Large-subunit ribosomal RNA, domain IV from a Spirochaetales bacterium, 356 nucleotides, folded computationally.
The coordinates come from a structure-prediction model, not an experiment, and the mean pLDDT is 87.

[in-house]
Context: one part of a larger RNA
This record gives sequence, C1' cells and structure tokens, in this order.
RNA sequence: CUCUCGUUAAGGAACUCGGCAAAAUGUAUCUGUAACUUCGGGAGAAGGAUAGCCUUGAUCUGCUUAUUAUAUUUAUAUGAUUUGUAGUGAUAGGUCGCAGAGAAACGGCCCAAUCGACUGUUUACCAAAAACACAGGUCUCUGCUAAGUCGUAAGACAAUGUAUAGGGACUGACACCUGCCCGGUGCUGGAAGGUUAAGAGGAGCGGUUAGCGCUUGACGCGAAGCUGCGAAUUGAAGCCCCAGUAAACGGCGGCCGUAACUAUAACGGUCCUAAGGUAGCGAAAUUCCUUGUCGGGUAAGUUCCGACCUGCACGAAUGGUGUAACGAAUUGGGCACUGUCUCAACGAGAGACUCG
Repeated sequence: CUCUCGUUAAGGAACUCGGCAAAAUGUAUCUGUAACUUCGGGAGAAGGAUAGCCUUGAUCUGCUUAUUAUAUUUAUAUGAUUUGUAGUGAUAGGUCGCAGAGAAACGGCCCAAUCGACUGUUUACCAAAAACACAGGUCUCUGCUAAGUCGUAAGACAAUGUAUAGGGACUGACACCUGCCCGGUGCUGGAAGGUUAAGAGGAGCGGUUAGCGCUUGACGCGAAGCUGCGAAUUGAAGCCCCAGUAAACGGCGGCCGUAACUAUAACGGUCCUAAGGUAGCGAAAUUCCUUGUCGGGUAAGUUCCGACCUGCACGAAUGGUGUAACGAAUUGGGCACUGUCUCAACGAGAGACUCG
C1' cells in the first nucleotide's frame, strides 16, 4: 500500500450526480395513533411506557377430598361450602451491575409529487421498469360441416364447446366522462347507369383449288370443303357511382378591425375547410425560447411544490382528468442516525516484502 473488519474527540450530509456505503431502528406486553379512504384500509401509522433477581401473592382457571341442596331413568347432572394441588401473576417492598428484550436472531420513519390501479411477468449472461400481463370496457367476425388456425390432402385444433360460446383488434381496476369531422383510406350495404374477362356470336376480310376465261403466263376470276383473322351484339364480380360507418386508419385553420386612460376583445368582417380542438389538463415523462413570471420551501434552490397560460409541438379507449391501497420504480423535502465529509487516527486478521 490492497482487501475484510472494529473503535473514535467536536461537528452531523458540510460528502456526493444522488445519504452510495455505513450507522441507526429492531423483541414482547401495555398505551396511543392523523390526513385521506373504494369504509376493507391507512396502521406495526407516528409517538410513549415497561422488561433482571428475591419477597409478597390480589384475581382468575383446571384437577381433586369431604359435606350438603335440587332434579330425576339411583347413578348421574348442576349449584354452594370445604381439603389438597397445578397454573395465572395484579399490587407492594427489597436488591445487584456501566448496562436486565444484558448474547444472537430481529421494521428506520414522516411529508409532497410523477407514472402504473393492484398480486403477477420480462431482456438466461450490463436494463425489473413508467415496459408486458391483468380483472373490467368497447368494436368486430362466427348459426355449427361455425368463424379462425395447421395441413397438398385425408384430417386435426377450436370443442366432446354452440352467441352468457369461440376467434380477432384496441383500451386497461374504480369514479366522472369520452366532443366535432365520413372529404381521403378502409370496411359494410346498394344496385339504376358507365366501364369490364373468358365464353357465346359470327357481319365481313383472307389462304388453298376443282372449274372457267383469255393477251397461254411466275396470268386473271373462282364454287364446295378445309383453314386463318374477325366487327356488331351478349357477357359476372370488381372499379366508377350512391349511401352508412371514427372505442375503423385518421383529421380537428388563417388574416383584419372593434369597448369613454391604457391594455384586452364578449363583438364584427373576410378567406379557406370534411370539420376547424369541446370538457378537462397545461413550462407537463410533452415548453424550443427558458433558470418563462409570481408564490412556497433554503442564508443562498437550472431541481421540487402551488399557481398563471404566451400549449415551438396536451387533449378525450394510439383514451382525458382524478384517485384510496400497492411499488427493490422515479423526483423533491424533513426527523433520527452516523468516518459520507471537515480530516484523519488507532487497532485486528489476510495479502504484499524477505528466507525456505
């Protein structure tokens, strides 16, 4: 010097990103216990008292001896008094030590806020959380040979279930609520019209040659048959179209003016939109400017709490706002406590060093 421990004057978080670590609390009995609350909790809230040993032995309880009363199915039950015994241990007194839950085991607590209701689950080996799940809510599909999933199929699961069932999606206890927009995308319904495939159809146009013609040629015309192309017409769903639907995907404005101080604008004008953000919340896990401004807490506070609203860029099941209880969650403050620190010291053990 390193590691693991022990103790420490005075102070007591001044340490530090942060009380990290350590200390403190700790048991039993008695007492006492707030806000808030879903009336269950909160709660071991918090806070306080007592605790050894000896003597005393109140009270109460069990068993037991004997006597007696009552009841009756004559041997039991119940009651009273009484003998002995085992416990309980109030009260009072005494006594020893520095110390009596004498060791060990053995909650620190409070206030406020954020998030998530809760118990639970998770990144096996850097993340345990505010993430996932959850009960509850809503929408949607599915009538049973169900929908959905696996499989080429047979078939299987769903389910030996049957809409109080099963699948999918979103939200996430509970309380109060959940506004406006269907123009776009999606989904559902509709069938008048437009568009539209194969198929049907077959107007018409070719190829080929028996034959005919003449100017006899590598000529012209050309039936039937075979064959190629093929117009009109017909022809479903879909799309266009018409409606509905947002707890479907999603979206939820700008400029100008105006009140008898000023300021502001209940009010007016105008443009655009499918509709222009309602309630509630708001410098927020969201606020750039920003350490916004005011108040609280501190001697002093970029954090914290309460307000304000100018919301760069909150907002209603990608849920909004609250919320008792809960949390090895996050943030701020306080009490207690301490070598975290002022500021270090001493001690113990194991290493380090030397020899083997």
It matches the Rfam family "Bacterial large subunit ribosomal RNA". For this family Rfam cites "Crystal structure of the ribosome at 5.5 A resolution" (Yusupov et al., Science, 2001).